[in-house]
RNA sequence: AGGCGCAAAAGGUAAACCCAACCGAAAGGUGGGGGCACAAAGCCAUGGGUCUAAGGCCGAAGCGCUACGAUCGCCAGGCUGCCGCA
Numbered sequence: 001a002g003g004c005g006c007a008a009a010a011g012g013u014a015a016a017c018c019c020a021a022c023c024g025a026a027a028g029g030u031g032g033g034g035g036c037a038c039a040a041a042g043c044c045a046u047g048g049g050u051c052u053a054a055g056g057c058c059g060a061a062g063c064g065c066u067a068c069g070a071u072c073g074c075c076a077g078g079c080u081g082c083c084g085c086a
Base pairs, nucleotide, nucleotide: 003085004084005083012038013037017033018032019031021030022029023028036073042079043078044077046076047075048074049071050070051069055066056065057064058062
């Protein structure tokens, strides 16, 4: 430097669910508990997927359409990184 995560150790993250409030139109996010899992479950919405539809659009209606919103613990891609093994 590249590869690997069978084994060890130190540590890390934290699904469902519960609690109380806050932010948000919503999806969702934040905090406390919890622990299903994770070797990038660290970071980046770049491509695809999915969720939402405030605003906008369709003369009106509507269960419609639409992301500039959300999700990296959906997948791909990019960047960075601990410990150990051969």
The prediction has a mean pLDDT of 84. A computed fold for an 86-nucleotide RNA from a Bacillota bacterium, annotated as c-di-GMP-I riboswitch aptamer. The organism belongs to Bacillota, within Bacteria.